Background
This is a predicted structure of a 351-nucleotide part of an RNA (small-subunit ribosomal RNA, central domain) from an uncultured bacterium. Its mean pLDDT, the model's own confidence on a scale to 100, is 84. The RNAcentral record of the full RNA draws on ENA.
Context: one part of a larger RNA
RNA sequence: UUGGGCGUAAAGGGUCCGUAGGCGGUCCGUAAAGUUUUUCGUUAAAUCUCCAGGGCUCAACCUUGGAGGUGCGGAAAAAACCCACGGACUGGAGGACAUUAGAGGCUGGCGGAACGUACGGUGUAGGGGUGAAAUCCGUUGAUAUCGUACGGAACACCAAAAGCGAAGGCAGCCAGCUGGGAUGAUCCUGACGCUGAGGGACGAAAGCGUGGGUAGCGACAAGGAUUAGAUACCCUUUUAGUCCACGCUGUAAACUAUGGACACUGGCUAUUUGAAGUGUCGACCCUUCAAGUGGCGAAGCUAACGCGUUAAGUGUCCCUCCUGGGAAGUACGGUGGCAACACUAAAACUC
Numbered sequence: 001u002u003g004g005g006c007g008u009a010a011a012g013g014g015u016c017c018g019u020a021g022g023c024g025g026u027c028c029g030u031a032a033a034g035u036u037u038u039u040c041g042u043u044a045a046a047u048c049u050c051c052a053g054g055g056c057u058c059a060a061c062c063u064u065g066g067a068g069g070u071g072c073g074g075a076a077a078a079a080a081c082c083c084a085c086g087g088a089c090u091g092g093a094g095g096a097c098a099u100u101a102g103a104g105g106c107u108g109g110c111g112g113a114a115c116g117u118a119c120g121g122u123g124u125a126g127g128g129g130u131g132a133a134a135u136c137c138g139u140u141g142a143u144a145u146c147g148u149a150c151g152g153a154a155c156a157c158c159a160a161a162a163g164c165g166a167a168g169g170c171a172g173c174c175a176g177c178u179g180g181g182a183u184g185a186u187c188c189u190g191a192c193g194c195u196g197a198g199g200g201a202c203g204a205a206a207g208c209g210u211g212g213g214u215a216g217c218g219a220c221a222a223g224g225a226u227u228a229g230a231u232a233c234c235c236u237u238u239u240a241g242u243c244c245a246c247g248c249u250g251u252a253a254a255c256u257a258u259g260g261a262c263a264c265u266g267g268c269u270a271u272u273u274g275a276a277g278u279g280u281c282g283a284c285c286c287u288u289c290a291a292g293u294g295g296c297g298a299a300g301c302u303a304a305c306g307c308g309u310u311a312a313g314u315g316u317c318c319c320u321c322c323u324g325g326g327a328a329g330u331a332c333g334g335u336g337g338c339a340a341c342a343c344u345a346a347a348a349c350u351c
Stems, first nucleotide, its partner, number of pairs: 004322002007305002012319001014202004021195003025089006034081001035078008048068008092192001093189004097184004104178007111155001115151008126137002163170002207248006216242002221237004259318006267296011279284001300307002324351003333344004
């Protein structure tokens, strides 16, 4: 390379947007680049294949004659597919209108519980902590309890297998601004689509820079225990951090360990949202449809486990990635970063 793969064996990029490229709905017409057919030329000799001979005793081998050969070029023709051009269509895609659910995002304001601190009241000898203790706090009045004030962080119940978001993620309440989705009967545009190398944007936690803030928790650190030791597990303190603003970092078991899009292929059941129909005074229930989220399972698939209309089934298109273990996601080089480090990414050697 051909080929085979990527849920768990190596392998799906953290996610999306999108450039080039690749691929792409239905009908009609034109043209004929690709394509197909025919024909002509060329394709030196040697070589190669075939046919008929010749020479070494045969054969291999050598040799004579003839034919063939992908490819390239010219001409003629065909028009199904593909390409190009022109015209049309509505099913894909998008838009208008109406209805609608939601912790989707950003900003501001407000609230109660808990906790801590300060002050005041009551009150007296303990409290705290543990397996047991001690360090620790307390007669300068602790712990407990009541009141007042201040402070920061997080939002019990509702709460759910629930909802929303591309992913990361999102939860007290209210308001403002704002993104996306679903459903419905019509109308409009008329293939405007899918994927996406590079590229760009977003991206938990930790970490970094500058400035704030700091109630609780709490790496580091200190002390007390435990222990043979205890640089730990347990306890008492506690700094960074956790919080806010702006900027950087760009990684995670960033997981459904399952890329995206479209089509097709039995069902049962639960639940969320919307619509229609039927019954009903109504609440509501039943039936059907659509979009999601779960459970179980026909066929089928799978090494098995399992997956099974939310496929890991059956197919098409596009992209990333894999090729024995270790060395190693390392070295070197490059790029990015304030740094930490990230991305790209080997080999010797060894089994």